The prediction has a mean pLDDT of 85. Small-subunit ribosomal RNA from a soil metagenome, 1500 nucleotides, folded computationally. It matches the Rfam family "Bacterial small subunit ribosomal RNA". Gene Ontology terms of the family: ribosome and structural constituent of ribosome.
[in-house]
RNA sequence: AGAGUUUGAUCCUGGCUCAGGACGAACGCUGGCGGCGUGCCUAACACAUGCAAGUCAACGAGAAAGGGGUAGCAAUAUCCCGAGUAAAGUGGCGCACGGGUGAGUAACACGUAGGUAAUCUGCCAUAAGGACGGGGACAACCCCGGGAAACCGGGGCUAAUACCCGAUGAUGCAACGAUAUCACAUGAUGUUGUUGUCAAAUACCGCAAGGUGCCUUAUGAUGAACCUGCGUCCCAUUAGGUAGUUGGUAGGGUAACGGCCUACCAAGCCUACGAUGGGUAGCUGGUCUGAGAGGAUGAUCAGCCACACUGGAACUGAGACACGGUCCAGACUCCUACGGGAGGCAGCAGUGAGGAAUAUUGCGCAAUGGCCGAAAGGCUGACGCAGCGACGCCGCGUGAAGGAUGAAGUCCGUUAGGAUGUAAACUUCUUUUGCAGGGGAUGAAUGUGGUGCUAUACGCGCCAUUGACCGUACCUUGCGAAUAAGGAUCGGCUAACUACGUGCCAGCAGCCGCGGUAAUACGUAGGAUCCAAGCGUUGUCCGGAUUUACUGGGUGUAAAGGGCGUGUAGGUGGAUUCUUAAGUCGGUGGUGAAAUCUUGCAGCUCAACUGCAAAACUGCCAUUGAUACUGGGAAUCUUGAGUGCGGCAGAGGGAAAUGGAAUUCAUGGUGUAGCGGUGAAAUGUGUAGAUAUCAUGAAGAACACCGGUAGCGAAGGCGGUUUCCUGGUCCGUAACUGACACUGAGGCGCGAAAGCGUGGGGAGCAAACAGGAUUAGAUACCCUGGUAGUCCACGCCUUAAACGAUGGGUACUCGGUGCUGGGCCGCAAGGUUCAGUGCCAAAGCUAACGCAUUAAGUACCCCACCUGGGGAGUACGAUCGCAAGGUUGAAACUCAAAGGAAUUGACGGGGGCCCGCACAAGCAGUGGAGCAUGUGGUUCAAUUCGAUGCAACGCGAAGAACCUUACCUAGGCUUGACAUGCUAGCUAAAGCCGGUGAAAGCCGGUGUCCCGCAAGGGGAGCUAGUACAGAUGCUGCAUGGCUGUCGUCAGCUCGUGCCGUGAGGUGUUGGGUUAAGUCCCGCAACGAGCGCAACCCCUGUUUCUAGUUGCCACCGGGUAAUGCCGAGCACUCUAGAGAGACUGCCUACGCAAGUAGUGAGGAAGGUGGGGAUGACGUCAAGUCCGCAUGGCUCUUACGCCUAGGGCCACACACGUGCUACAAUGGCCACUACAAAGGGCUGCAAUACCGCGAGGUGGAGCUAAUCCCUAAAAAGUGGUCUCAGUUCGGAUUGGAGUCUGAAACUCGACUCCAUGAAGCUGGAAUUGCUAGUAAUCGCGCAUCAGCACGGCGCGGUGAAUACGUUCCCGGGCCUUGUACACACCGCCCGUCAAGCCAUGGAAGUUGGGGGUACCCGAAGUCGCCUUUAAAAAGCGCCGAAGGUAAAACCAGUGACUAGGGCUAAGUCGUAACAAGGUAGCCGUACCGGAAGGUGCGGCUG
Repeated sequence: AGAGUUUGAUCCUGGCUCAGGACGAACGCUGGCGGCGUGCCUAACACAUGCAAGUCAACGAGAAAGGGGUAGCAAUAUCCCGAGUAAAGUGGCGCACGGGUGAGUAACACGUAGGUAAUCUGCCAUAAGGACGGGGACAACCCCGGGAAACCGGGGCUAAUACCCGAUGAUGCAACGAUAUCACAUGAUGUUGUUGUCAAAUACCGCAAGGUGCCUUAUGAUGAACCUGCGUCCCAUUAGGUAGUUGGUAGGGUAACGGCCUACCAAGCCUACGAUGGGUAGCUGGUCUGAGAGGAUGAUCAGCCACACUGGAACUGAGACACGGUCCAGACUCCUACGGGAGGCAGCAGUGAGGAAUAUUGCGCAAUGGCCGAAAGGCUGACGCAGCGACGCCGCGUGAAGGAUGAAGUCCGUUAGGAUGUAAACUUCUUUUGCAGGGGAUGAAUGUGGUGCUAUACGCGCCAUUGACCGUACCUUGCGAAUAAGGAUCGGCUAACUACGUGCCAGCAGCCGCGGUAAUACGUAGGAUCCAAGCGUUGUCCGGAUUUACUGGGUGUAAAGGGCGUGUAGGUGGAUUCUUAAGUCGGUGGUGAAAUCUUGCAGCUCAACUGCAAAACUGCCAUUGAUACUGGGAAUCUUGAGUGCGGCAGAGGGAAAUGGAAUUCAUGGUGUAGCGGUGAAAUGUGUAGAUAUCAUGAAGAACACCGGUAGCGAAGGCGGUUUCCUGGUCCGUAACUGACACUGAGGCGCGAAAGCGUGGGGAGCAAACAGGAUUAGAUACCCUGGUAGUCCACGCCUUAAACGAUGGGUACUCGGUGCUGGGCCGCAAGGUUCAGUGCCAAAGCUAACGCAUUAAGUACCCCACCUGGGGAGUACGAUCGCAAGGUUGAAACUCAAAGGAAUUGACGGGGGCCCGCACAAGCAGUGGAGCAUGUGGUUCAAUUCGAUGCAACGCGAAGAACCUUACCUAGGCUUGACAUGCUAGCUAAAGCCGGUGAAAGCCGGUGUCCCGCAAGGGGAGCUAGUACAGAUGCUGCAUGGCUGUCGUCAGCUCGUGCCGUGAGGUGUUGGGUUAAGUCCCGCAACGAGCGCAACCCCUGUUUCUAGUUGCCACCGGGUAAUGCCGAGCACUCUAGAGAGACUGCCUACGCAAGUAGUGAGGAAGGUGGGGAUGACGUCAAGUCCGCAUGGCUCUUACGCCUAGGGCCACACACGUGCUACAAUGGCCACUACAAAGGGCUGCAAUACCGCGAGGUGGAGCUAAUCCCUAAAAAGUGGUCUCAGUUCGGAUUGGAGUCUGAAACUCGACUCCAUGAAGCUGGAAUUGCUAGUAAUCGCGCAUCAGCACGGCGCGGUGAAUACGUUCCCGGGCCUUGUACACACCGCCCGUCAAGCCAUGGAAGUUGGGGGUACCCGAAGUCGCCUUUAAAAAGCGCCGAAGGUAAAACCAGUGACUAGGGCUAAGUCGUAACAAGGUAGCCGUACCGGAAGGUGCGGCUG
C1' cells in the first nucleotide's frame, strides 16, 4: 500500500466481497510447563446454608463448667480460684465507610471551568476560655399476666459520661444604634454602644505526677450542599408546549439561595440555534481502531452518579430519607396452635433458572487498609493468598551433532526413475521440563516483654517473639531422549499440486464461482504451505471505505438543480479614516486527579508484569499584550444598486371593437350517376337528385403569406387588424440618493395539456363508443361515423422529457463569423462601443461524448439536491384537494450487480456503392408414371454401423450370393487367428491317412532335421504356465491426421510511427479503376506478410530437333484391295525445346490507373479457354468403422473360428437418377466420321457352331505394332400416320447362356411370349452464358460375376442476357442498437403452481403514559386536646387501588391486496433496428395481458 467482481474487450460511476488489528468471548479439533492478568455481557430472575460490623479503663447488676479448701460415711453444705470473666442491659463511638450492581436517568446526571457577599462539617490540628449547685427517672433485675411463636402489658428496686432544672458566661447568637474600609447588584468586613439570650461529665484510669475525656468560641484541614457558562445519542412520518406555569409582593420552610411551599397580583415563559413528545442509554479518565481527522466502545483498574424485592414516607444523626435500620402499601416465599408472625445475596462463597457462555459453600488477618479501644486486643468474604478455566498476554520445552548418490513402507511414474528424506534406523552428546533426594529465602516493619544509650519522655540500638501463601520461589544431586504436536489451508484474491473415488449426484463456497466421466475448487491419500500449545470457525467493532468527503466527494448524459418568480429569517457583502478589541495571534499564571499511552532508567534469569523519572494530556479559565484581517461603533466617498432626464425596439399582459380566406350547415339555381375512401376494399352517402358548380345566408373556431436557430416574457407561454389601460428590458446622459447589495429555509404568487364544478357555446377536430376492413385473433394501426372535450365566463386542480435533462449572483480567461436593438466616428466603404441571440474554435476542463466570454474553464457567496439495483415514489401517518389525485415519504425482503460514455463485431421489415446463373431474358429439366438407387419410417432373431438444412439422402460403399461382415441363430476354441519375451517339459516340424461332424473343431494313426564318436550344441515345432495378445466395444465434446462449408469470396494481418487514459484507431478510409486490398491519385503514415495475380499442367498458332510401332507428297515394287514392301521424314502425328499477347501500337476520354472502338496487325486481345492451387478464421461441422492415439470398458469373452441367415424385408414418405409418354419420332436396310483409355491368372482376331446371350478354338500382343473396337447420334432409302399406337417398355410365364464350391432367399445377360402405368406432369423447385446447355455414343476404376451410379473421352451443337427494382448469397462504407451463445438475439405484462416477507381488515389480546373523579395506608406539618407531653381525634398533601372516556404503541386475525424469488407452464409481442404504428413524459378514457387512443410536451 491494495485486490476480486458489471463488459466480447475498454474507461468511468457504483455497490458487494477479501487481505489487517482488536475481544470479559463462544463453538470444533488438539493440548507439556511456568509467570502475570482475567472470568454471568443473558433473568435489577428466585434464593437453601455459612460468613460479610462491631467495639469500649462511662454505668448498674453479675454467672457456669472446672479446680482447690473445710465439715460430713455419703448425698450435700459452705469458702477460695475461675472472675468483676462470659452472656445480656443502660450509655458512647461506629453502623452514611468499605463491598455489589447499572435497573432507572437525555438530567447541572456526568465532564470541564468558575461562583457561594446564599452554606454546613462528627472524629483531627492550632489557639483562647471554662466545667458551680441541684433534681427526678428508665432498662437490666425481681414479681404478676397475655401469646403457639414473634413478642407484649402491668407493678416494684437501681446507676451513669443517660435525662432535667438553676447559676456563671464571651470575641457566640438576636434586635436597635454609631463609625471606618472595601466592593461582584442585593452587600461584605472591622471597631464600638445598649438590651436580651445560650454551656458543661470534673467523669474515668493512675499511689502520684499526669493522661484520656466534657463545654464554649475562633481558625484550619477534610468532607458535603447549592448555583452558573460550555460540552454530552437518534426520530420533524413528534411543531407547538406550559397554570405553580413565568414574574412580583408577603409569609412559611431549609444548613443555605430559590415557586422549594402557601396566599394575593400580573400574563407571562420555552420553541425551527429544534421546545414538547417518542426511542435508546449510567457519565468520565480511558479502551479498540485509524497516517491523522474521525469512528466504535465504557469489562477488569480509577473518579462521579444512581439503586438495594416494587412503590411511598419520615425518624435518628455531623452526615441517610439509610444494601445486611424503622413505618406503611404491594407482589412473592416461609412458619403457624389459623388468632397471627418472619424474610429480602445488585456483599463473599454457593444453588436453581435463563443461556452459546463465565470459577471454590477454600486459607488467613502474616502484610496493606478500615471501625472501636489509653492499650493489649477484638472485628474485618475490604484485603492478602491458594483452587478451577489455553479466556488473554508473555516466556520455555517436546532434544542437539553426525548419519546413504538415499533402507523399509507409502505416493507418483514415460517403468527409467522421482518424492517423503538426514527424515528414520544407527553413533555420540546434553538434561531445560519431568520424577526422586537434599538445602532453602525475600515479603517482618511494628507491637509487646526484657535490656542498653541519652536528662524520664520522644528517639536510637540489641535479644526474644509474630508468615495464610509455604518447605513455595530459588539452589543443588541422581535418573534417563527419557514425560510432551497439533490445527488450518493448497482455483484466483492468497503462500502451497498431484493421484484415486464421485459424475450438476454427494458435496464446497468470504466474493468470483466449482461438480453433467480425465475436478490442482467435492471426498480420501501422498506431498506442500502457514501458524504452533495452539489452530480454525462464528459473532461484534474500527480499518481498508475519499462508500456522508472538516481534513477529503459530487449533481448536462452515471444517483442528484427545486417548474418559475417574489420575498421573511438566516448566510455573505464596495472604497477611505478614526475608534473598540468580540473573533484572531503572542506572553504569563491556574487547572487539566491517579492509573493508562510515549520516552529514559531500574526490579523480577528474559519477557509479559511492575517501580521511578520525564514528557504528554492537542482542553478550559484568568491575566497581560498585539491590531493586519473579520466583527461592533462613528464619520466620509461613489465605482455596486437605485432615481431623474432624453430616446428606441418588441407575437410582454388585460379589456373592447373589427376584418377577410377556409370549413360545415341551410335555402335557391345549374346538372346527372355516382360520390367518398383505401395497399386493396367495405361500412357510409346518393335518383326523395348527392359529389361537382353558382348565388345568398348562418354559425363557431383559427389567423395562410410576412415568418426568420427573428422578437418579447421569470417560467408556463405569446402571432389578423385597431383603440384604451398596463409591466419589464435596452441605449444615451451623469442631475440626485449614498452600499440602499447578492442569495434566500419556511411563506406568498404564477404555473402547458389533460381533468373537475356552475352557466354558456359547439363549425371543425376528436378519447370513449358503433360499424367496416386487416388478421390465427385485432378490445390496435387503416376507413366511415361519433360523445365528452377542445372555445367563453367564474372557481378549482398544480402536474409534464415544466429540458439547455445545465439554480442564482459577481469577477477573470486567445479569437473568428452571422443575426437583433441602441449609441459614437465617417461623405461613403467601413470601424468602434453597450445589450441580446446563434455557429465554429484556443487554453483549460471532462470517464468519454462534449463544454468553451451565453462554460460543463478559473475563483468567491447563497440556496436546492444525491449516496448500489429492485421493493417504491409504494405502504402507513400527516397535510392539500369536490374528486381524480398532489406534496412529504419508509421498512421487511431480494440481487451482485443496476448504470454512463466510448470500442470492435453481429444484426436491422436503416441508407449508399458493388458483385454472383441471384433475379430478369432464355434452353432443358425435377415435382405426375414405371423402374433403379439412397434415406426416413415400420417390421424383424438380425434387418450391423456411421452421415441429418444449405454443407446427410447413386453419401463412407471404385461394386453385400459365400467371403466381405462389423449384425442374428447355432456349434466350437481359450497365451488364443496375429507379435515379442521368460520358465519347465516333450519332440523334429510340415505332410499323409482314418473316425465323428454342417463345418470349425475334437479323437486316433503314420512320419521324422543339421553339426558332433559321444556328451552336447544349433535353429524349428508342440504341450503346460506366465508376462501379454485381441476388441469395427465407448468417448470426433479428450485428440492427431484428413475432409466439407462460407468461398476462388477479396479479404485477413504484422513491424515501426502517429492519434486515443483505454478497448482500439490509423495504415486497410476517401476520389477513381479493376475479376481482384487490381492499380493510380490523395492522405500521419511508411513498409511488409498470408491471400489476388503470375510462376505449374492441358488446350489453341508457329519454329527447331527427333522419325518407330506413326505418316505417305515425290520415286520404285507388289496386290482383287489395303503404307503391303523398298525408299523417305515433306505433311499429319508423336514429344521435347522455343517463339508468341504486353493495352505493345492507333483514335477518343482521363491527371494517372485505366476504359471504350466492327480500329490495325495477329492463330489468339484485354484473365484467350480449362485445370491444379482454397488466406486469417467460422460451424465443439464430419470421421475413434481407413489409419494413428489419451482415457474408460471386456478378458473361457464385447476376443477368435465355423455353418446358415441378415444387411436385398414393405401399408407408406422423401431425395438422386434411368426410361418414357412419341412423327425434330419408332422400326428396317444401307453408308460414313472419333477421342481417351485398358490388356499376361490378361485382351483375344480370322474361322466354325448357336436366332441370341454365348460356345469351340486359338493367330497376334508385355502393346503409337496385336486385341478390346461395332463408335452412336448423323446421312441415304423404305415403312408406320396420331392411336395407349409398329409409342412405351414395367410386370409375369417359359426356355437358356456366363461367372462362380454354390445364383432359393439374392447375380447379370439372351430368346420366345406377355405388354402395367404413362398422352408432357399442382403448389413448388433445379441446372446452364459457348464448343456451354441440350443430345449421342465410347472407355476406365472397383470386379470371379454384377453399373441406369462414379470418373473420363470425344461427336452433333443452340437460345438468351433490356437491365439491377425485386428474391437469395456475398463484399465495402455509413447509421441505430437494451444484441455479444451475437435476431434461431434480447425482452414485457396478465394467468396457473410453490415458497417468502409486507400492507389492509370485522375484531381480539397485551403494554406504557396522560386526564377527570372515587377511596385513601404510613408519615411530616397544622389544628384540637393535655399542667406539659404521649396517645386519641380532625385537616392538607399523599403510595397503592378503583371507575370512566379517549388517544398511542405492540402482538394476533377469517379474508384480502400488491411485491419478491422459483423448473424448459399458458396467452400474446409491448420495448431494443424506422422493432415492423418512432419512442418517451404528464393526464384522461378504454381493453385478458403486455397495452391502445385522445390532448399538450420532449428528442434521449